[in-house]
Context: one part of a larger RNA
Molecule: small-subunit ribosomal RNA, 5' domain
Organism: uncultured Thermoguttaceae bacterium
RNA sequence: GAAUGAACGUUGGCGGCGUGGAUUAGGCAUGCAAGUCGUGCGGUAGUCCCCGCAAGGGGGCGAGAGCGGCGAAAGGGUCAGUAAUGCGUAGGUUACCUACCCCCCGGACCGGGAUAGCCACGGGAAACUGUGGGUAAUACCGGAUAACGUCUUCGGACCAAAAGGUGGGAUUCCGCCGGGGGAGGGGCUUACGUCCUAUUAGCUAGUUGGUAGGGUAAUGGCCUACCAAGGCGAAGAUGGGUACGGGGUGUGAGAGCAUGUCCCCGGACACUGGGACUGAGACACUGCCCAGACACCUACGGGUGGCUGCAGUCGAGAAUCUUCGGCAAUGGGCGCAAGCCUGACCGAGCGACGCCGCGUGCGGGAUGAAGGCCUUCGGGUUGUAAACCGCUGUCGGCGGGGAAGAAAUCCUAGGGGGCUAUCCCCCUAGGUUGACUGAUCCGCAAAGGAAGGACGGGCUAAGUUCGUGCCAGCAGCCGCGGUAAGACGAACCGUCCAAACGUUAUUC
Numbered sequence: 001g002a003a004u005g006a007a008c009g010u011u012g013g014c015g016g017c018g019u020g021g022a023u024u025a026g027g028c029a030u031g032c033a034a035g036u037c038g039u040g041c042g043g044u045a046g047u048c049c050c051c052g053c054a055a056g057g058g059g060g061c062g063a064g065a066g067c068g069g070c071g072a073a074a075g076g077g078u079c080a081g082u083a084a085u086g087c088g089u090a091g092g093u094u095a096c097c098u099a100c101c102c103c104c105c106g107g108a109c110c111g112g113g114a115u116a117g118c119c120a121c122g123g124g125a126a127a128c129u130g131u132g133g134g135u136a137a138u139a140c141c142g143g144a145u146a147a148c149g150u151c152u153u154c155g156g157a158c159c160a161a162a163a164g165g166u167g168g169g170a171u172u173c174c175g176c177c178g179g180g181g182g183a184g185g186g187g188c189u190u191a192c193g194u195c196c197u198a199u200u201a202g203c204u205a206g207u208u209g210g211u212a213g214g215g216u217a218a219u220g221g222c223c224u225a226c227c228a229a230g231g232c233g234a235a236g237a238u239g240g241g242u243a244c245g246g247g248g249u250g251u252g253a254g255a256g257c258a259u260g261u262c263c264c265c266g267g268a269c270a271c272u273g274g275g276a277c278u279g280a281g282a283c284a285c286u287g288c289c290c291a292g293a294c295a296c297c298u299a300c301g302g303g304u305g306g307c308u309g310c311a312g313u314c315g316a317g318a319a320u321c322u323u324c325g326g327c328a329a330u331g332g333g334c335g336c337a338a339g340c341c342u343g344a345c346c347g348a349g350c351g352a353c354g355c356c357g358c359g360u361g362c363g364g365g366a367u368g369a370a371g372g373c374c375u376u377c378g379g380g381u382u383g384u385a386a387a388c389c390g391c392u393g394u395c396g397g398c399g400g401g402g403a404a405g406a407a408a409u410c411c412u413a414g415g416g417g418g419c420u421a422u423c424c425c426c427c428u429a430g431g432u433u434g435a436c437u438g439a440u441c442c443g444c445a446a447a448g449g450a451a452g453g454a455c456g457g458g459c460u461a462a463g464u465u466c467g468u469g470c471c472a473g474c475a476g477c478c479g480c481g482g483u484a485a486g487a488c489g490a491a492c493c494g495u496c497c498a499a500a501c502g503u504u505a506u507u508c
Stems, first nucleotide, its partner, number of pairs: 001508004006504005013358006019351002026314003030311003035070003040067002046061006077269003086194008096186003101182007109143004118133006149158003164174002195241003202232003207229008244266004248259004271292005294305004322348001324347003330344001331342004361391004371382004395449001397444005404437002410431009452497005457478003463492005473480002
């Protein structure tokens, strides 16, 4: 000098874009953060309309719950652990998987038994739960069919298949089943690279290899039995310490050194430890089970919870924000769709925390006013600075208009194309959607609301007077202060930067 997720002191006008729990991966009140589908299924509370005196009948809308499907493994957070089961680069997989999406081929026949919801009767303070009856399905099961699937001795053999919905009407629309391919995603594996420490020198028994088997989507001591005695190591094994890795970032002429905040990619974790279940995918942040610590409820028998999601709270700390608005946009889940959900996201709020931009006025104005300070007492300086005169209107303030972020979806009407079609695509016209921001324009008023901080001995730009008297104090280094201190304190003046200026910490 440059830099920072900074903090502290003094000061503080506006805006844009960023950024903000680095410490206790400490504990958490409260609300919200993952649902959706009635075009899969049975079915209902309620409400409205019509007929009816009523009982009742018919019709429309239709919550909540349940079965079932898809999603919940994404998105969001954090960096505790991890020195290699990680990451980075380049490969391998004839040793593998892949729901949804796209393309191609083929198929969907005949049957069955349950169970929630519901009804009845119970147990329990609650959480919850038992027995009986009865019901549906795109839930479940059996049979048939069987190839470009699987196995194969290449002759052949084998089978877990399937579901319907909408509609007047469907192998045509939405779905279902089997197979092949693709895309995207992942598993496993190889080589090389990847901090400090030898005041850690030896480490290793499933250890190293083989055979056989098990297990897995798949290779493999991954696991088991048997056999052999191997394997690693001064090119640093093993141990200890520290640490998520990378793209990048800071600095530097570069080489390098330091670093990994925000954003992106990968990994790991979800109160602590362990385990599996479901599923295409998890050993699963807001799923389950067990153990533990902690906290809460309790009728003392027993239960409940997990903010390292968004806000917020306590604690610790030098220190880090609102218990805000909206799904309008982008994206995601579900749905034929309308749509619903979305603390992802988009916005607003707070903080000079950072960068950038703008303003705090412009021109004139000398008898160089007053006051201040200095003085050799002549004067000098503050200083065109002020007053005063003229002008302007940025920002801020008040009032009003307003481009754009919005094009889709959907509805209505018309037209064209796809052999058929309830489906799809395209075009035209009209209608529909903004939480928040607001470019820019018009009008009003008015110099009015807007400057400080550090420094002035040398390094280093800028000095005089007074006070103090090795005191009080300053200080980055050299060093100042013991009676004329340009170095302490104050005043005046000056220098540098400026909505900031300094200090501290850290990196180059």